[in-house]
This record gives sequence, C1' cells and structure tokens, in this order.
RNA sequence: GGGGCAUUAGCACAGUUGGCUAGCGCGCUACAUUCGCAUUGUAGAGGUCACCGGUUCGAAUCCGGUAUGCUCCA
Repeated sequence: GGGGCAUUAGCACAGUUGGCUAGCGCGCUACAUUCGCAUUGUAGAGGUCACCGGUUCGAAUCCGGUAUGCUCCA
C1' cells in the first nucleotide's frame, strides 16, 4: 500500500435479503422476602444502533466516505 471481517445499553451478544414500540443475559436502582447479608420474585432506569453523508414514503439493516480493532497478501 491492497483485500476481508467486526463496531447495537456499563459488559457479553441477538436482531437485517428496509416497515409499525430496538431486544436478551449479566450488571445497576427501588420494593418484597431476611434480625442483617446473600438467594429468589416483581418493577424500573440506561441506546442519537462507531461517525459523516446519500438512496427511499420509511434505514440498526442498502450505497459511499471516515475512524478504531482483528486478520490475510505484498
């Protein structure tokens, strides 16, 4: 220098041949349970879907570029 893959909640991930409210587990908060803690149960908070543009009535999903990481080639 060139090719490929990945980027979604604090952490690990699912979700796509575009469609109605973006989810799961762990963690966190509150309440119940306990003398108290843990466990368990219920409820809740937390996301501009890496960033910038484009296409479209409509984009986490398609297209282009940028950034970071991993990997292959030279």
Predicted 3D model of a 74-nucleotide RNA (transfer RNA) from an uncultured Eubacteriales bacterium. Its mean pLDDT, the model's own confidence on a scale to 100, is 81. Its Rfam family is "tRNA". The family's RNA type in Rfam is transfer RNA. The sequence was found in a public genome assembly.